Transfer RNA from a Candidatus Woesebacteria bacterium, 71 nucleotides, folded computationally.
[in-house]
């Protein structure tokens, strides 16, 4: 120095331009003598910047990060 990927609640993963979800973790709550399991129900996220669009997690361009090839 070339090129490819990949970044989404705490954690793991979907989500091919129209309400951002699931699964564990947390909070509540039903049950129980108490707990534990279980079963309701609720908190919370789109790496930063710019650009197209009526609308961007998605398209595109730039940083940044971290993997991987090639040399």
């Nucleotide at each position: 120095a070339g090129g490819g990927g990949u970044g989404u609640c705490g954690u793991u993963c979907a989500g091919u331009g129209g309400c951002a979800g699931g699964a564990c973790a947390c909070g509540g709550g039903u049950c129980u003598c108490c707990a534990a399991a279980a079963c309701c129900u609720g908190u919370a996220a789109c790496g930063g910047g710019a650009g197209u669009u009526c609308g961007a997690u998605u398209c595109u361009c730039u940083c940044c990060a971290c993997c991987c090839c090639u040399g």

Taxonomically the source falls in Candidatus Woeseibacteriota (Bacteria, Bacteria candidate phyla). Its Rfam family is "tRNA". Rfam classes the family as a transfer RNA. Rfam links the family to the GO term triplet codon-amino acid adaptor activity. The prediction has a mean pLDDT of 81. The sequence was found in a public genome assembly.